A computed fold for a 1461-nucleotide RNA from an uncultured bacterium, annotated as small-subunit ribosomal RNA.

[in-house]
RNA sequence: AACGAACGCUGGCGGCGUGGAUAAGACAUGCAAGUCGAACGGGAAACUUUAGAGCUUGCUUUGAGGUUUCUAGUGGCGAACGGGUGAGUAACACGUGAGUUACCUGCCCCAGAGUCGGGGAUAGCCUCCCGAAAGGGAGAUUAAUACCGGAUACGAUGGCAACAUUAAAGGCGGGGUAACCUGCCGCUUUGGGAUGGGCUCGCGUCCUAUCAGCUUGUUGGUGAGGUAACGGCUCACCAAGGCAAUGACGGGUAGCUGGUCUGAGAGGAUGACCAGCCACACUGGAACUGAGACACGGUCCAGACACCUACGGGUGGCAGCAGUCGAGAAUCAUUCACAAUGGGCGAAAGCCUGAUGGUGCGACGCCGCGUGGAGGAAGAAGGCCCUAGGGUCGUAAACUCCUGUCAUCAGGGAGUAAGGGUUUCACCAGUAACUGGGUGGGGCAUUGAUAGUACCUGAAGAGGAAGGGACGGCUAACUUCGUGCCAGCAGCCGCGGUAAUACGAAGGUCCCGAGCGUUGUUCGGAAUUACUGGGCGUAAAGAGUCUGUAGGCGGUUGGGUAAGUCAGAUGUGAAAUCCCGGGGCUCAACCCCGGAACUGCAUCCGAUACUGCCUGACUGGAGUGUUGGAGGGGGAACUGGAAUUCUCGGUGUAGCAGUGAAAUGCGUAGAUAUCGAGAGGAACACUAGUGGCGAAGGCGAGUUCCUGGACAACCACUGACGCUGAGAGACGAAGGCCAGGGGAGCAAAAAGGAUUAGAUACCCUUGUAGUCCUGGCAGUAAACGGUGCACGCUUGGUGUGGGAGGAUUCGACCCCUUCCGUGCCGGAGCCAACGCGUUAAGCGUGCCGCCUGGGAAGUACGGUCGCAAGAUUAAAACUCAAAGAAAUUGACGGGGACCCGCACAAGCGGUGGAGCAUGUGGCUUAAUUCGAUGCAACGCGAAGAACCUUACCUGGGCUUGACAUCUUGGUCGUAGAUUGGUGAAAGCCAGUCGUCACUUCGGGUGGACCAAGACAGGUGCUGCAUGGCUGUCGUCAGCUCGUGUCGUGAGAUGUUGGGUUAAGUCCCGCAACGAGCGCAACCCCUGUGAACUGUUGCCAGCAUGUUAUGGUGGGGACUCUGUUCAGACCGCCCAGAUUAACUGGGAGGAAGGUGGGGACGACGUCAAGUCAGUAUGGCCCUUACGCCCAGGGCUGCACACGUGCUACAAUGCCCAGUACAAUGUGAACCGAUGCCGCGAGGCGGAGGAAAUCGUCAAAACUGGGCUCAGUUCAGAUUGUAGUCUGCAACUCGACUACAUGAAGUCGGAAUCGCUAGUAAUGGCGCAUCAGCUACGGCGCCGUGAAUACGUUCCCGGGUCUUGUACACACCGCCCGUCACAUCAUGGAAGCCACUCGCACCCAAAGUACCCGGGCCAACUUUUAGAGGCAGGGUCCUAAGGCGCGGGCGGUAACUGGGAUG
Repeated sequence: AACGAACGCUGGCGGCGUGGAUAAGACAUGCAAGUCGAACGGGAAACUUUAGAGCUUGCUUUGAGGUUUCUAGUGGCGAACGGGUGAGUAACACGUGAGUUACCUGCCCCAGAGUCGGGGAUAGCCUCCCGAAAGGGAGAUUAAUACCGGAUACGAUGGCAACAUUAAAGGCGGGGUAACCUGCCGCUUUGGGAUGGGCUCGCGUCCUAUCAGCUUGUUGGUGAGGUAACGGCUCACCAAGGCAAUGACGGGUAGCUGGUCUGAGAGGAUGACCAGCCACACUGGAACUGAGACACGGUCCAGACACCUACGGGUGGCAGCAGUCGAGAAUCAUUCACAAUGGGCGAAAGCCUGAUGGUGCGACGCCGCGUGGAGGAAGAAGGCCCUAGGGUCGUAAACUCCUGUCAUCAGGGAGUAAGGGUUUCACCAGUAACUGGGUGGGGCAUUGAUAGUACCUGAAGAGGAAGGGACGGCUAACUUCGUGCCAGCAGCCGCGGUAAUACGAAGGUCCCGAGCGUUGUUCGGAAUUACUGGGCGUAAAGAGUCUGUAGGCGGUUGGGUAAGUCAGAUGUGAAAUCCCGGGGCUCAACCCCGGAACUGCAUCCGAUACUGCCUGACUGGAGUGUUGGAGGGGGAACUGGAAUUCUCGGUGUAGCAGUGAAAUGCGUAGAUAUCGAGAGGAACACUAGUGGCGAAGGCGAGUUCCUGGACAACCACUGACGCUGAGAGACGAAGGCCAGGGGAGCAAAAAGGAUUAGAUACCCUUGUAGUCCUGGCAGUAAACGGUGCACGCUUGGUGUGGGAGGAUUCGACCCCUUCCGUGCCGGAGCCAACGCGUUAAGCGUGCCGCCUGGGAAGUACGGUCGCAAGAUUAAAACUCAAAGAAAUUGACGGGGACCCGCACAAGCGGUGGAGCAUGUGGCUUAAUUCGAUGCAACGCGAAGAACCUUACCUGGGCUUGACAUCUUGGUCGUAGAUUGGUGAAAGCCAGUCGUCACUUCGGGUGGACCAAGACAGGUGCUGCAUGGCUGUCGUCAGCUCGUGUCGUGAGAUGUUGGGUUAAGUCCCGCAACGAGCGCAACCCCUGUGAACUGUUGCCAGCAUGUUAUGGUGGGGACUCUGUUCAGACCGCCCAGAUUAACUGGGAGGAAGGUGGGGACGACGUCAAGUCAGUAUGGCCCUUACGCCCAGGGCUGCACACGUGCUACAAUGCCCAGUACAAUGUGAACCGAUGCCGCGAGGCGGAGGAAAUCGUCAAAACUGGGCUCAGUUCAGAUUGUAGUCUGCAACUCGACUACAUGAAGUCGGAAUCGCUAGUAAUGGCGCAUCAGCUACGGCGCCGUGAAUACGUUCCCGGGUCUUGUACACACCGCCCGUCACAUCAUGGAAGCCACUCGCACCCAAAGUACCCGGGCCAACUUUUAGAGGCAGGGUCCUAAGGCGCGGGCGGUAACUGGGAUG
């Protein structure tokens, strides 16, 4: 885009078309083929003439005539057309073009000749009989255009001819007294025509080779029969042919065509309506009649089905028009008319006509029209959205003014009609003449189903007339709500798991519009079967290789021919359709006219370049010849040495062998080792080479024989002999099979030993087939260059194998040229890229093979081959939306290279064991609130849970609320203070006191309270809706951009490379040049110095004072406080590196190579953490999930883990003495001296809002004790008595004293921290805080080590490179079995259906033939014959039966694999 469509929703009008596609299923009812009386005899009726009878005298009836109408039957013509359907048919069925000297043709036309004279019957009618009916029988009688002889014979047929044979029918009119004449329609015969048909041939005409051979009347001949006609059409005989890879035979499917749909075309699909042809008419068979049939509405037979029946027997055939049932997704009225067109009959009028013309039904299709038009902003109401401002539906509506199509009503009202009848006139032909005939004109009365329709006019009133689908992308059109991987959507991709433009609804929008969507089908897009117009190195695809048949293709040059090819002409290519022009319906659809076209076929006449064919010639392709050299080319025979193994002998002794380590195994019966001799089999070290040869597989010791091919040189010969190659044939690694040999080594299977969770493996010890030879089979490989063969053309460089030539040389080599082979690199070109690149994957030609999404599957079935294994050929159902190629960026690797880090190593100290503290899990509980969960949760949020905190639980209470803002009303004796009752408190109830402030003096303003309403409130949910903040990789050195360049592109380059660094730090190089965020530096602390400053700090010098103390006066020197500077930069020297960056050493210096430490954290990752810090979207609660209170809980304890403290002791513990800090902090605070207490502490209170006052530093050191023990170690636990804080220490605080004195004697596997003022160790301070479970956290100072060879390994990280089937990125991906479910399918004992073949049996009707004894009117030469009929038989044969076999399908216990989950 289209449709004979169907379904869903919706539906105003008209025109033109179209409508049983399925069950060629079955059919009730009506109709669809009749007509002619001018062929015939009758019959009936009406009218009329005449004669008679009856009488009721104008009626009835009878006879004989006449006219008209109707008609059963005989006869003629028609019924073979028209109409329907598409079952069958793969065929001369159809299409196209020819042929028919091999034929027929009723009616029709033209022409010729005839139409004479006779005969016998038979329907009807009548009588009788049988039958339920349908129908039948017998007798009598009758006509013809029915039937039969005779005559004639122009002609026809047969025959050489003579000659023979062969017809006919009348009817209706006119004239005439009659004889007879004449017209029309018929009849007979002949010739011709027209029309229609039969038959034959060329070409075209679907799929299947998993159908490869088919055929016996088959192929041909002779003869005969038969036919309208040719012919094996049929028969007898003879011959053995005929068809087939250009697809016979078989199977499947199918009516064919003009055309139709689609497409740019070529094609592809299709064959409704209309038209041509064919076939069929319930199924099968058969003939009759006829011009024509083997006959849709005829006959006979058989079968199935249905109906009637008196049960004896009959009848029927809608695939005609309507209609019914059935099946189906689905397809109409049991209508009107012969008015028109056409057909049949008839002389005609006319009759018949479900052909046809009309109407009806169906949006089934195409086309046209309408459902209103213009104005109209308060942008109404309402809906929807909203950032709450507004926006949008929207000029849309309302409203105002118009119009009147369609529909409605009323009135008028066609065309389609031409003819035919009757009458009259004229002309023409014809006749002796008239009638009659033909043509034309006039008059008269008439013919319409559609239909009172089309159309016209008028009236009324916007009045009666809009829906469907879509809105994530493709694809035009977006928001809200509901839902929450549910419900659902979906053509593909895919949506939906609480903010869905994708589901459902609504608003809005988009598209089309009396339709719109969906489904189905065809073509297109699809160059996705590629003729036009594709491919095969890696995506699917080159056969394993060669030889060669058919076929295809084929060098140069003459001549001929004209098949292909080209040109012209003629015929044909039906009409309709399509296209163009014109015309008619108001337009269009539709219809009419004309043209063009129908790309085709046939014939004729030409052309001859190319191809073909015939013929002549040529040498360039191809081949032969001569001479050579190279070679693991092939086959056979013979020979050889090294090595392994075995046997024998000698020597010799305890091991050998084997492995990662072992063990099995061998060995004291003498192994291994070693020497000698021998046996046997297999393979041929080195040479050896991207070297050689071969078609491929493949070929490697030497010699001989036989043999194939290639190459070079010569240029003698042949003269296109060529290339490819479907089938076919040959060869064809390894492994395998058969038979016979052989068997050293190796070695499937097998056995044992190991390894392992297991180990039917890898490793080890043995070991059989096999490996080897001969003969045969098999026929496959990643049989690979993943690249078919042949030929030609197209820049180069460099190796190497074989040959020839040149130059040079004494001769060579090197060198140059050339041919053949074999490699590498690379240009143009090609390619998706990778890559290929004269050995093409470039540019061309010829031929073959092969491919067409993945899986199922190279499988099943069938065939062929094979001994088998198996090979070859080769599907489908079903299933997926991918499978695949190449390249890119990452990530990953039990890949590689380089580098770094307390990463390992080297060290020091710990953890893991004990007790306790603390956190977590788990358990428990009314509650044990919540969060954090590998590193990167677990002394974490929490810098401090007895109440509070507190979020949890139990119980008691409040409801505008504990807190904020606003409105309305009230009170102002307000607010507030206070008392009492009750209660655990909160709260509730009751009472007492209390005259709010300002003021313009107005209940004006402010404030407070009470009540009501808006609202508050929520540590309720979502960190996967968020902001912000934080952790982590990681203080790792990385992460990017602009421009340029490269690449089709993703991307690359830069950022890689060589060095160097802590560093993408720097240097050099480079198609890159620059830049940004990171690194470093700038900032802070600290280490040295200087300047300034000088109290509360300091005290050298001066002065003064004290038992003593910078105590005092003073001082700024020093320390110190604070501020500002200086200093360090590889700056200097030496060395190394080709230079540089830099590195090593040194000097100087307080400090030396970023001096030490801190703050500082790139692009990003982990949907990392946090809604319980705060903020915040959405959702949820609202006398509660909010708020208040009391008590309890967060502290609960069989257990497990993390982080710590204290220890286990002598480098220690205890006692005594004694020295030296820094950071800090203090007013509800720090608190001195003093006094009391063993002590915690108490009393007391000087001084201090601080460099001023307050705070014994401890370890260390000195001296003493302890002497290796569960101790003078360790301190848990428990008891008693206390202290302090606090409203309150029961759950549940800390501390003190006395007493008690547990585990623990250095810690398994494992694991942590640390590289210097570090680890270790010692104390001090601070935050939180009433107090404290702090042994935690954050700081401060004291004492103060050891070790680092080094980067193999573990962990983490960085750069480059490589592989990848990963990209959620290795915690990835993914394979197979097993289990379960579902689906399709193969096999299968069987069972069932259909179909075909062969053989046989039976055999209806019927043609032909034979018999014909029974029967018979026409003719005859007449008791008979000719001829005919009945009847019987033979051949053939439908249906039926029986047997065997083939094909196909269904089903099936069981079974095989497959697919999906």

Its Rfam family is "Bacterial small subunit ribosomal RNA". RNAcentral holds the sequence, with entries from SILVA.